Model confidence (mean pLDDT): 77 of 100.
The RNA shown here (c-di-AMP riboswitch aptamer (ydaO/yuaA leader)) has 181 nucleotides and comes from Actinomadura rudentiformis.
The sequence is in RNAcentral, with records from Rfam.
The organism belongs to Actinomadura, within Bacteria.
Rfam family: c-di-AMP riboswitch aptamer (ydaO/yuaA leader). Rfam's curators write: This family represents a conserved RNA structure found upstream of the ydaO and yuaA genes in Bacillus subtilis and related genes in other bacteria.

RNA sequence: CUGGCCGAACCGCCGAAUCCACGGCCGCAAACCAGCGUUCCGAGGAGCCGGGAACCCACUUUGGAUGGUUUGGGGGGAUCGCCCUCCGAUCCCGCCUGGGGUGAAUCCGCGCGCGAACGCGGAAGGGCUGCUCCGGCCCCAACCCGUCAGCUAACUCGGUAGGCGGACGAGGAGAGGAGAU
Numbered sequence: 001c002u003g004g005c006c007g008a009a010c011c012g013c014c015g016a017a018u019c020c021a022c023g024g025c026c027g028c029a030a031a032c033c034a035g036c037g038u039u040c041c042g043a044g045g046a047g048c049c050g051g052g053a054a055c056c057c058a059c060u061u062u063g064g065a066u067g068g069u070u071u072g073g074g075g076g077g078a079u080c081g082c083c084c085u086c087c088g089a090u091c092c093c094g095c096c097u098g099g100g101g102u103g104a105a106u107c108c109g110c111g112c113g114c115g116a117a118c119g120c121g122g123a124a125g126g127g128c129u130g131c132u133c134c135g136g137c138c139c140c141a142a143c144c145c146g147u148c149a150g151c152u153a154a155c156u157c158g159g160u161a162g163g164c165g166g167a168c169g170a171g172g173a174g175a176g177g178a179g180a181u
Stems, first nucleotide, its partner, number of pairs: 010166005018046003022042003026037003047160006057150001063096002067092002070089008098148001099145004106123006125139005131174004
């Protein structure tokens, strides 16, 4: 000097996911009271976000298999007590299609293929570039409910996580604002 990795602070991005304050443990300080701090635990408030839920309006809609409880009927066995099996009903646990929810994350075509997954392309949708336009760069996931939920006031229930980036680089034009002199 250059490159890589880790950490802290600060700044910034996606996202609802931010702020305040109380108690306890701990540490500092401290005669006591009081005070300072921030990992952790608990219970709250504000703000933001989401679900359920009337009239009116809109719509008029499938369930399946497996295991077990109880029970009706048929058949078989048997030492009266009872056992096995088939069909149906009932309730419980979980599983899967129908349908639904959070979310931008859906749809169409081609390829391989039984299919799913995967790959490519396109459209719709989303993000960054302070704002707008043009241009450029990216995303287009994941999870949940479990026969059930349209909209929906009162009412009611819940969430407030997680993940990334940062030095010469894809910016150009315009609008508007702030600051300094």